[in-house]
Context: one part of a larger RNA
RNA sequence: AACGAACGCUGGCAGCGUGGAUUAGGCAUGCAAGUCGAGCGGGCGGCAGUGGUAGCAAUACCGUUGCCGCCAGCGGCGGAAGGGCGAGGAGCACGUGGGCAACCUGCCCCUUGGGUGGGGAUAACCCCGGGAAACCGGGGCUAAUACCGAAUGGGACGCCGCGCCGCAUGGCGCGGUUGUCAAAGGCGGCGCAAGCCGCCCCCCAGGGAGGGGCCCGCGCACCAUCAGCUAGUUGGGGGGGUCACGGCCCACCAAGGCUAACGGUUAGCUGGUCUGAGAGGACGACCAGCCGCACUGGGACUGAGACACUGCCCAGACUCCUACGGGAGGCUGCAGUCGAGGAUCAUUCGCAAUGGGGGGAACCCUGACGAUGCGACGCUGCGUGGAGGAUGAAGGCCCUCGGGUCGUAAACUCCUGUCAUGGGGGGCGAGGGGCGGGCGCGGACAAUGCGCGCCGCCUUGACGGUACCCCAAGAGGAAGCCACGGCUAACUCUGUGCCAGCAGCCGCGGUAAUACAGAGGUGGCGAGCGUUGUUC
Numbered sequence: 001a002a003c004g005a006a007c008g009c010u011g012g013c014a015g016c017g018u019g020g021a022u023u024a025g026g027c028a029u030g031c032a033a034g035u036c037g038a039g040c041g042g043g044c045g046g047c048a049g050u051g052g053u054a055g056c057a058a059u060a061c062c063g064u065u066g067c068c069g070c071c072a073g074c075g076g077c078g079g080a081a082g083g084g085c086g087a088g089g090a091g092c093a094c095g096u097g098g099g100c101a102a103c104c105u106g107c108c109c110c111u112u113g114g115g116u117g118g119g120g121a122u123a124a125c126c127c128c129g130g131g132a133a134a135c136c137g138g139g140g141c142u143a144a145u146a147c148c149g150a151a152u153g154g155g156a157c158g159c160c161g162c163g164c165c166g167c168a169u170g171g172c173g174c175g176g177u178u179g180u181c182a183a184a185g186g187c188g189g190c191g192c193a194a195g196c197c198g199c200c201c202c203c204c205a206g207g208g209a210g211g212g213g214c215c216c217g218c219g220c221a222c223c224a225u226c227a228g229c230u231a232g233u234u235g236g237g238g239g240g241g242u243c244a245c246g247g248c249c250c251a252c253c254a255a256g257g258c259u260a261a262c263g264g265u266u267a268g269c270u271g272g273u274c275u276g277a278g279a280g281g282a283c284g285a286c287c288a289g290c291c292g293c294a295c296u297g298g299g300a301c302u303g304a305g306a307c308a309c310u311g312c313c314c315a316g317a318c319u320c321c322u323a324c325g326g327g328a329g330g331c332u333g334c335a336g337u338c339g340a341g342g343a344u345c346a347u348u349c350g351c352a353a354u355g356g357g358g359g360g361a362a363c364c365c366u367g368a369c370g371a372u373g374c375g376a377c378g379c380u381g382c383g384u385g386g387a388g389g390a391u392g393a394a395g396g397c398c399c400u401c402g403g404g405u406c407g408u409a410a411a412c413u414c415c416u417g418u419c420a421u422g423g424g425g426g427g428c429g430a431g432g433g434g435c436g437g438g439c440g441c442g443g444a445c446a447a448u449g450c451g452c453g454c455c456g457c458c459u460u461g462a463c464g465g466u467a468c469c470c471c472a473a474g475a476g477g478a479a480g481c482c483a484c485g486g487c488u489a490a491c492u493c494u495g496u497g498c499c500a501g502c503a504g505c506c507g508c509g510g511u512a513a514u515a516c517a518g519a520g521g522u523g524g525c526g527a528g529c530g531u532u533g534u535u536c
Stems, first nucleotide, its partner, number of pairs: 001535003005532005012382006018375002025338003029335003034077003039074002042071013084293003094219007103212003108208003112205004116150001118148002125140006155181003158177008185201002187198004221265003228258003233255004238250003268290004272283004295316005318329004346372001348371003354368001355366004385415004395406004419477001421472005429463001432459005439453004480525005485506003491520005501508002
């Protein structure tokens, strides 16, 4: 000097930060991932129209058309991001520089072209059955942007030929081709309809961007009281597997390969942080990049992407439910709880902003995030008043009894009004969204439709009636902590008498102790001051 600190005494306000470092111990409760009806068929309910039946009628029931709402289901996209933690890991994990002539890529951007024509199912629903439940089985019906053939092939891939090129297995380009690979619609407009059109969304084929996978050089802890290690081990041609190279895996063949190996201990790595004149040393909390993990261990499925925190399966430990047959669960998400600990916060508000997911949109979801709260935990700012005021009051302490000192300090006089308090006004953060029509622009033609822009009106803020501004009153509500023998800035008295005690080192205390305890005084810092721990 520093700190994610803790402890003691003390404590006025504000801003910005920051806060489970130990048990990767166990967890009650709530919330943290959904969304789309403009992909699809239903169930239930409502409103309006209409038809039928019953009835004198009110009305009830059944059917049908349109619209609206709710609900699961099929289907799509997202649940691989965002958020948490640091257990493991000494490793191509990380950092840095390269390579892939050995690769993948949803959403996004760009270019051009295409979206033809069929088929068979299955949830929901209905019926039957089993189970305490979780749930499950059988039969019957049905739809799609779900699933499966077929057609076409500008394009991609393969094959053949030619040209150019490379360090190499080879790469690039052109031409040909008997080969291989596609698709799905929705919505809107026009029309009596058949159908036609689309600047909107979507699907298929190609390129890119960004993202990812794999490989290599170098760098990055300690122990030799670990000296030898190794059988898929090292290499080979062949095969399997993968998006892709590879002993990644397999059979066969050869007998190699490594040596600070092997073993052990510790540890997430980095940008950086702290310290230091620097060199260096120590550290890796918050923020950011990468990695690893998700009760423990193992496994794959789906998918563009996972071996998947709030998905699935198996085993284990633990907790809970049970009708004892069988089931349910995983806070290292946000808050909160118990435990352990010297020690670390609210079971708060809001999606208004930023960002993310879904949707054409409205909008919905979002404990990411934005805010507020608590803690002097840190940094910073401000205040606890200012000026005048001597015969130097009273009082305390000291005294050589003359006096000295606290001390302009107080009282007293005149002011000021920060902060706190009360009252009044009052934001920025808002961009957007909806409606309207007057307008403009956009198409292979057109549209009242759609997209973009302008204008008008309406609407949207958790923080918050907060920041900020104004008014009011009144010095009123706001100072402590440590030290004073030397190092080290600051001295006397009383008490005690090697006692009680102090102490970082040297050392103080046994009757005059500036070193113990109290007091007065002084020094230092100040909403803090000291102590302890740790690093330089």
Predicted 3D model of a 536-nucleotide part of an RNA (small-subunit ribosomal RNA, 5' domain) from an uncultured bacterium. The prediction has a mean pLDDT of 84.